Small-subunit ribosomal RNA, 5' domain from an uncultured bacterium, 506 nucleotides, folded computationally. Its mean pLDDT, the model's own confidence on a scale to 100, is 83.
[in-house]
Context: one part of a larger RNA
RNA sequence: GAUAAACGCUGACAGAAUGCUUAACACAUGCAAGUCAACUUGAAUUUGGGUUUUUAACUUAGAUUUGGGUGGCGGACGGGUGAGUAACGCGUAAAGAACUUACCUCACAGCUAGGGACAACAUUUAGAAAUGAAUGCUAAUACCUGAUAUUAUGAUUUUAAGGCAUCUUAGAAUUAUGAAAGCUAUAUGCACUGUGAGAGAGCUUUGCGUCCCAUUAGUUAGUUGGAGAGGUAACAGCUCACCAAGGCGAUGAUGGGUAGCCGGCCUGAGAGGGUGAACGGCCACAAGGGGACUGAGACACGGCCCUUACUCCUACGGGAGGCAGCAGUGGGGAAUAUUGGACAAUGGACCGAGAGUCUGAUCCAGCAAUUCUGUGUGCACGAUGAAGUUUUUCGGAAUGUAAAGUGCUUUCAGUUGGGAAGAAAUAAAUGACGGUACCAACAGAAGAAGUGACGGCUAAAUACGUGCCAGCAGCCGCGGUAAUACGUAUGUCACGAGCGUUAUCC
Numbered sequence: 001g002a003u004a005a006a007c008g009c010u011g012a013c014a015g016a017a018u019g020c021u022u023a024a025c026a027c028a029u030g031c032a033a034g035u036c037a038a039c040u041u042g043a044a045u046u047u048g049g050g051u052u053u054u055u056a057a058c059u060u061a062g063a064u065u066u067g068g069g070u071g072g073c074g075g076a077c078g079g080g081u082g083a084g085u086a087a088c089g090c091g092u093a094a095a096g097a098a099c100u101u102a103c104c105u106c107a108c109a110g111c112u113a114g115g116g117a118c119a120a121c122a123u124u125u126a127g128a129a130a131u132g133a134a135u136g137c138u139a140a141u142a143c144c145u146g147a148u149a150u151u152a153u154g155a156u157u158u159u160a161a162g163g164c165a166u167c168u169u170a171g172a173a174u175u176a177u178g179a180a181a182g183c184u185a186u187a188u189g190c191a192c193u194g195u196g197a198g199a200g201a202g203c204u205u206u207g208c209g210u211c212c213c214a215u216u217a218g219u220u221a222g223u224u225g226g227a228g229a230g231g232u233a234a235c236a237g238c239u240c241a242c243c244a245a246g247g248c249g250a251u252g253a254u255g256g257g258u259a260g261c262c263g264g265c266c267u268g269a270g271a272g273g274g275u276g277a278a279c280g281g282c283c284a285c286a287a288g289g290g291g292a293c294u295g296a297g298a299c300a301c302g303g304c305c306c307u308u309a310c311u312c313c314u315a316c317g318g319g320a321g322g323c324a325g326c327a328g329u330g331g332g333g334a335a336u337a338u339u340g341g342a343c344a345a346u347g348g349a350c351c352g353a354g355a356g357u358c359u360g361a362u363c364c365a366g367c368a369a370u371u372c373u374g375u376g377u378g379c380a381c382g383a384u385g386a387a388g389u390u391u392u393u394c395g396g397a398a399u400g401u402a403a404a405g406u407g408c409u410u411u412c413a414g415u416u417g418g419g420a421a422g423a424a425a426u427a428a429a430u431g432a433c434g435g436u437a438c439c440a441a442c443a444g445a446a447g448a449a450g451u452g453a454c455g456g457c458u459a460a461a462u463a464c465g466u467g468c469c470a471g472c473a474g475c476c477g478c479g480g481u482a483a484u485a486c487g488u489a490u491g492u493c494a495c496g497a498g499c500g501u502u503a504u505c506c
Stems, first nucleotide, its partner, number of pairs: 001505003005502005012375006018368002020332001025330003029327003034073003038070015080285003089210008099202003104198007112146004121136006152177011182190002184187001211257003218248003223245004228240003260282004264275004287308005310321004338365001340364003346361001347359004378408004388399004412447001414442005422433001450495005455476003461490005471478002
């Protein structure tokens, strides 16, 4: 000098930031991922028409709201945490002639003919429940079959150019395989299918760098390589059978310990040293362990299955759960906040535009001197230098213009009145914050100062008490009867809404 700090004493206001560093301990409760003009089926309200037995009922055509289900897209983002990881994990620089890519943009081509189901629902039925089972009905942008097919994919033949070994690019011929979905808002609409290109994203490989221990010296059997098969989006011992016996290592292998990495942050003249909170990038994880499914993308925090531990329900047969999301609770700890408001803005999901719904992302408010910054706690005059207090050589000296007193001002806090920008949508409407910021008026010095130190280092000393006691102390050291070092008082010094102590780093 610094801090995600804590503790002691003290504490006026405003702004900006930050706030479980410990138990990746366990979690009550609420919320945090839904949405949809494809399809289907209920309910409620309401408008018009028709019929009848005209208070009303039935039927039909709409409108609005709302529930269940099928289907589509999204739940792989956003948010959290740092347990693991010494690794191509991260950083940096390259490679992919070995790869993938939903939504978006551009271009070319297309959008044809049919079919059978399954939920919901109804009935029956098992179960305490969770959840099922059987029969029957039904639609689609759900599913299946057929047609068509370029610059797609595979095979065969062939031409040219290029390169980096496998090859790549462009072209020709033959052949085989493979598509599609409609909607209503009636549009220059949206959706759908194939192909190519792009953007953004992902995956893989490589050079270099990346803590401590040699009181860790040898290590390795899919191990190292080969040709083959399988497998993957793709390369590869990635996997498998066979063959060879290799591979790594004092330039530190292997083993052990510790640790998420970086941009940065702190310190320092720098070189360095320390650190990795907040903000940004990457990685890993989601009660411990394992696995795949779906999908463009996961081996998936608020999906599925198995297992382990724990918790809960149970009719004992069986079930349910996962806050390292936001709040909040217990526990641990020196120690860390509200079970708040709003989608107004920014962004995201669904979504013809718009509208709308969801969004504990986000924007705000609350709490905390935790940090930083700013402001105030008054200003001027005022000596017989009052009183009090301290001290004294008893003359005095100090506190001290300090107070009182006189005049003035009103920042901030208070009360009253006015009152935004943030809103971007071509009009209109739309503000959680918030009656906030800000402006004006009103009243009155009124409501607002402490903490540590005073032997030397180190700015600032006297008195009394104590008597190696009580105590102090960062180091030197102080205290045994005149203590500037302990305790108190007065005075002084330093900083000031803080001050001091402790801890850690330079």
Record summary:
Its Rfam family is "Bacterial small subunit ribosomal RNA". Its family is annotated with structural constituent of ribosome and ribosome in the Gene Ontology.